[in-house]
Context: one part of a larger RNA
């Protein structure tokens, strides 16, 4: 000099952009952070509609209103079964010097949803939750019996170029739902129940792709030798097992190996990288924000489910802690977003919205989303702007200095003439919506179809948290806005008074003991400026 996730002191007008627990991976009150699908299912508690019925009131005698009851009949839908998601997104850096990361190779693998292509989708069965009844418990939560549905579950058939096998052969799946049109039977009708054609969403099997993931090898990057030897599943082989998959991954047997001064082992501290800071570079330091990877989710261990699990807001066991209890037993996990206590020099709101972007579910409408978009707080940083402009010598007054002549503060102020950025007050319009959704019309595809569905064109309508935004227009008025450090040398900037080795200063040299440019104050000056200094840290 540059830099910082900074802090402290003094001071502080505005805006844009960014950043904001570096310490206790300490403990957490409260709310929210993962749901969704009724177009899978049985249903119907609540809400609305509708039909029937009863009562009351009213009546133009047709009826109407109110209240009650009944019918899942309709819109929908609490709880339940089932599907998909919950393995993403979000947080933190404790552990980890290598099972991580980065770069480059590799072969023995899996991959839900998605894409392309081939084939299939026939016929049956038994349960179970919800529910009802009885019943245990303070609760959490159960137990027994009865009955019920499915795209839940299980067989049968079918079977590929699938799997196993040298072959023969064996094995080997499925699920329907919801629209449209035509038509049959039954019925007085409402409706009920079939058939055919067709659309959409799904289902099963196989092949390939895409994406994601698992595994192996080499090289690279911390310190310590006041750590020199380390190692028995250890190193290799064979058989078997196990895994999606190679492999001591596991096991039995056999061999006695393997690593190490090119630093094994041990100890200490540490997430790694793209990057960031500094520097002419080489290098040194660093890994906050953003992005990639890894690890972790109260501590330790374990598996289950699943295409996929370190399963943060899943399960089981043990432990510590906190809470409830009828003392028998239970409940919990903010290193999600806010917020609280504590620690600390130190780090923010228990905010708004799903309008946009993205994600989950859904055919869709839509629902959910503390991701995200925004707002709030903080000079924490960077950048921009303002605190007026011009004129103004009687060089005013006052202050300070003085050789008492004067000098300086100083065009500075006052005065005069202007301006109105920012701020304040008022006002009207546009963009983020060229998106999304609904309705109508047309076209194209599919189709027997002027139906339905999809795509597209067009018309109309709805949709904004931010937001009383920014920008724009108008208005008044210099009005509302300057400090901080320093002035002995290094180092830009000097005098007076006070003090008297005292009080004090100080980065280094050093100042202060009666004429201190070095202490304290005044005046003056220098530097930077909404900041300026100090401290800490890096180059």
């Nucleotide at each position: 000099g540059a830099u910082u996730g900074a802090a402290c002191g003094c001071u502080g007008g505005c805006g844009g952009c960014a950043g904001g627990c570096c310490u206790a991976a300490c403990a957490c009150a409260u709310g929210c952070a993962a749901g969704u699908c009724g177009a899978g299912c049985g249903g119907c508690a609540g809400c609305g509609g509708u039909a029937g019925u009863u009562a009351u009131u009213u009546u133009u005698c047709g009826g109407a209103a109110u209240a009650g009851c009944u019918g899942g009949c309709c819109g929908g839908c609490g709880a339940g079964c089932g599907g998909c998601g919950a393995a993403c997104g979000g947080g933190u850096g404790a552990g980890u010097g290598a099972u991580a990361g980065c770069u480059g190779g590799g072969a023995a693998u899996c991959u839900g949803c998605c894409c392309a292509c081939g084939g299939g989708a026939g016929g049956g069965g038994g349960a179970u939750a919800g529910c009802c009844a009885u019943u245990g418990g303070a609760a959490a939560c159960g137990a027994u019996g009865g009955g019920u549905a499915a795209a839940a579950c299980c067989g049968c058939a079918u079977a590929a170029g699938g799997u196993c096998g040298a072959g023969a052969g064996a094995u080997g799946a499925a699920a329907u739902g919801u629209g449209g049109c035509u038509u049959g039977u039954u019925g007085a009708g409402a409706g009920a129940u079939g058939a055919g054609c067709u659309g959409c969403a799904g289902c099963c099997u196989g092949u390939g792709g895409a994406u994601g993931a698992g595994c192996c090898c080499a090289g690279c990057g911390a310190a310590g030798a006041u750590u020199a030897g380390c190692u028995a599943g250890u190193a290799g082989g064979u058989g078997c097992g196990g895994u999606a998959a190679a492999g001591g991954c596991g096991u039995a047997c056999c061999u006695a190996g393997g690593c190490g001064a090119c630093g094994a082992u041990c100890u200490u501290g540490a997430g790694c990288u793209g990057g960031u800071c500094u520097g002419a570079g080489a290098g040194g330091a660093u890994g906050u924000c953003c992005a990639g990877c890894c690890a972790c989710a109260c501590u330790g261990g374990g598996a289950c489910u699943g295409a996929g699990a370190u399963a943060c807001g899943g399960c089981c066991c043990a432990g510590a802690c906190u809470c409830c209890u009828a003392c028998g037993g239970g409940a919990g996990g903010c290193a999600g977003c806010a917020g609280u206590g504590g620690g600390g020099a130190a780090u923010a709101u228990u905010g708004c919205a799903c309008a946009a972007u993205g994600g989950g579910c859904g055919g869709a409408a839509g629902c959910c989303u503390g991701a995200u978009g925004c707002a709030g707080c903080c000079a924490u940083g960077c950048c921009g702007c303002g605190u007026g402009u011009g004129u103004g010598a009687a060089g005013a007054a006052g202050g300070c200095c003085u050789u008492c002549g004067g000098g300086u503060u100083g065009u500075a102020a006052a005065g005069c003439a202007c301006u109105u950025u920012a701020g304040c007050c008022a006002g009207g319009a546009g963009g983020g919506a060229u998106g999304u959704u609904g309705a109508g019309a047309g076209a194209u595809a599919u189709g027997a179809a002027u139906a339905g569905u999809a795509u597209u064109u067009u018309u109309c309508a709805a949709u904004g948290a931010c937001g009383u935004a920014a920008a724009c227009u108008g208005g008044a008025g210099a009005a509302u806005a300057a400090g901080c450090a320093c002035c002995g040398g290094c180092u830009a900037a000097c005098u007076c008074c006070g003090u008297g080795c005292c009080a004090g200063c100080a980065g280094c040299c050093g100042c202060g003991g009666u004429g201190a440019u070095a202490c304290g104050g005044g005046g003056g000056g220098u530097g930077c400026g909404a900041g300026c200094g100090u401290u800490a840290a890096u180059c």
This is a predicted structure of a 539-nucleotide part of an RNA (small-subunit ribosomal RNA, 5' domain) from Junonia nigrosuffusa. Its Rfam family is "Bacterial small subunit ribosomal RNA". Gene Ontology terms of the family: structural constituent of ribosome and ribosome. Lineage of the source: Eukaryota > Opisthokonta > Bilateria > Junoniini > Junonia. Its mean pLDDT, the model's own confidence on a scale to 100, is 83.